[in-house]
RNA sequence: CUUGUUGGAGAGAGGCGCGGGUGACACCACCCCGUCCACCGAAGGAGCAAGCCCCACGCCUGGAAGGUGCGGGUGAAUCUCUCAGGUAAAGCGGACAACAGG
Numbered sequence: 001c002u003u004g005u006u007g008g009a010g011a012g013a014g015g016c017g018c019g020g021g022u023g024a025c026a027c028c029a030c031c032c033c034g035u036c037c038a039c040c041g042a043a044g045g046a047g048c049a050a051g052c053c054c055c056a057c058g059c060c061u062g063g064a065a066g067g068u069g070c071g072g073g074u075g076a077a078u079c080u081c082u083c084a085g086g087u088a089a090a091g092c093g094g095a096c097a098a099c100a101g102g
Stems, first nucleotide, its partner, number of pairs: 001102007012037001014036004019032005038087003044083001045081003051074004057069004
């Protein structure tokens, strides 16, 4: 890294629609889609501290060399963001963890 087993959280059964589907019809119910607001962080994605590296720029220096940060790069997470994703139960998904194998 990968396969299997087990465990595995959070947050509106929200509003709207000369949108679709099902319920023989239906202004009713449910599901889907779009949109608006609120919310969540544990698919994915993005951001950065120390440290390390560098010197185009600033500073030190009369200049150069050299040094340096206020400059550039690199840089982790269960932190931060919320683009994506998600928000009754169940199901699905699920970072991560344990065990067994490749």